The part of an RNA shown here (small-subunit ribosomal RNA, 5' domain) has 518 nucleotides and comes from an uncultured bacterium.

[in-house]
Context: one part of a larger RNA
């Protein structure tokens, strides 16, 4: 000069569009951020029909014994529509937050796997048979203040579980061929061994078991690069290799057991201190140099520290043990919590928002659909925090008015400024119409933009500075005092440096100031 996720101070008109704990990953009151399927299943319940049995009955009729019967109830069984605790699938492993960790194959690029996995979704091929015991909810009986438990008895299923079948798959032995980049790897054969399945429906369909092949996602393994300190120079025992097992989806000391004694290191090992990392942002003519907010990849966390289960996928924020501090409820045995999700709230700060609408978009979970859920998203709401745009009025108008300040007293200057005259109508403001976004419905935003009409200059300007650099000077007040100051310096009686007042400059809904980076 420029920039900023700023503050702080005097000021503040409108709109678009962004952005908004950089400090305590402190502690959190409360509500809401992950449910959905009744087309997988047994019951439960609510209603409407119809039906059994009974009770009562407007009333009809009667040989007064009783029949008949609208309707009310209350009970068997049914059918139908609808609600779900609870067993079961699927999802919760996504999406949101933070940046503590971490100097790492973490992250970035550039390769490998002939060492690997991959739920839904896509193509192809085959199947989908026979059976069996159970649970849960339901009762019934108990325990506990609660959380939450037990114990019998009953029940279903796409839950579980045994067989059957199965030439591609899996293992073992064993051929043949073709490749190969250290192990090997395709394709084709023989032998043996053991491996599936689930069924719903409105009959259109969705589903279920195996193999192969895709796609997307993930795992691992390498080369290169990636801060500072040497006033950290030695580190190191599962260490370095190998040999065997184990372990994983998979290759490895990964883990183990036994041999060996190696392996890193001034090319900077080990140790210390900082540190999330790219896309990228600021700055500059480049080279380079600081930074890594929003947005977008990717990595690590989810009160602290450990740990495993489930599962296609965690070592799992809003799961589960455990062990720790905290807080809280207790009838004192024993029990509950985790906002670094979206609002709030206390503290911490110089300092950073609302306990708002909507699922109308988009996307996302379930579900055959209607459809539920979605604090993702979409809007609104608060902040001049930034960047833009734009108004705060236009034209005329000298007696150069009235004040003010200045004055050599003569006048200068504020100044076309004002007042007057003529207009005009952005923005605000009052009436009316009214959107895209949804090409059927469906619209929070929203009666919102945006069009149209009224009416009136009305409601809309400050902040900084004037000795030099550096654009802009007079007067008074003060008298090394009060007091300025980025440096130089400036006040000690005429100060263009303090204060104040005219005047002037500069920017302008802003303007100074501090801080930090080029």
């Nucleotide at each position: 000069g420029g920039a900023c996720g700023a503050a702080c101070g005097c000021u503040g008109g409108c709109g678009g569009c962004g952005u908004g704990c950089u400090u305590a990953a402190c502690a959190c009151a409360u509500g809401c951020a992950a449910g959905u399927c009744g087309a997988g299943c047994g019951g439960a319940c609510u209603u409407g029909c119809c039906u059994u049995u009974g009770a009562u009955g407007c009333g009809a009729u009667u040989u007064c014994g009783g029949u008949c019967a609208a309707g009310u109830u209350a009970u068997u069984g049914g059918c139908a529509a609808g609600u779900u605790a609870g067993c079961g699938g699927c999802g919760a492993a996504c999406g949101g937050g933070u940046g503590a960790g971490u100097a790492a194959c973490a992250c970035g690029u550039g390769g490998g796997c002939a060492a690997c996995c991959u739920g839904c979704c896509c193509u192809u091929a085959a199947g989908c048979c026979c059976g069996g015991g159970a649970u849960a909810a339901c009762a019934a009986c108990c325990c506990g203040a609660a959380a939450g438990a037990g114990u019998u008895g009953c029940u279903a299923a796409u839950a579980c579980c045994g067989g059957a079948u199965a030439g591609a798959u899996u293992c073992u032995u064993u051929g043949a061929u073709c490749c190969a980049c250290c192990u090997g790897g395709g394709u084709u054969g023989a032998a043996g061994a053991g491996g599936a399945a689930a069924g719903a429906u409105u009959u259109a369909u969705c589903g279920c078991u195996u193999a192969a092949g895709g796609a997307u996602g993930g795992g691992c393994c390498c080369g290169c690069g990636u801060c500072c300190c040497a006033u950290u120079a030695g580190c190191u025992a599962g260490u370095u290799g190998g040999u065997g097992a184990g372990g994983u989806a998979a290759c490895g000391g990964c883990u183990c057991a036994c041999c060996a004694a190696g392996g890193c290191g001034a090319c900077g090992a080990u140790g210390g201190g900082u540190a999330g990392c790219u896309g990228g942002u600021c700055u500059g003519a480049g080279a380079g140099g600081a930074c890594g907010a929003u947005c977008a990849g990717c990595c690590a966390c989810a009160c602290u520290g450990g740990a495993a289960c489930u599962g296609a996928g965690a070592c799992a924020c809003g799961g589960u043990c455990c062990a720790g501090a905290c807080u809280c409820c207790u009838a004192c045995g024993g029990g509950a919590g985790g906002c670094a999700g979206c609002a709030g709230u206390g503290g911490g700060g110089a300092a950073u928002c609302u306990u708002g609408c909507a699922c109308a978009a988009u996307g996302g979970g379930c579900g055959a659909a209607a459809g539920c859920c979605u604090g993702a998203u979409g809007c609104a709401g608060c902040a001049a925090c930034g960047c833009c745009g734009u108004g705060u009025g236009a034209g005329c108008g000298a007696u150069g008015a009235c004040g003010g300040c200045c004055u050599u007293c003569g006048g200068g200057u504020u100044g076309u400024a004002a007042a007057g005259c003529u207009c005009u109508g952005u923005c605000a403001g009052g009436g009316g119409g009214g959107a895209c976004g949804a090409u059927a419905a469906u619209g929070a935003c929203g009666g919102u933009a945006c069009c149209c009409c009224c009416a009136g200059a009305g409601g809309a300007a400050g902040c900084c500075c004037c000795g030099g650099c550096u654009a802009a000077c007079u007067a008074c007040g003060u008298g090394c005092c009060a007091g300025c100051a980025g440096c130089c310096g400036c006040g000690g009686u005429a100060a263009u440096a303090c204060g104040u007042a005219g005047g002037g400059g500069g920017c302008g809904a802003g303007c100074g100031u501090u801080g930090u980076c080029c």
The full RNA is in RNAcentral, with records from ENA and SILVA. The prediction has a mean pLDDT of 85. It matches the Rfam family "Bacterial small subunit ribosomal RNA".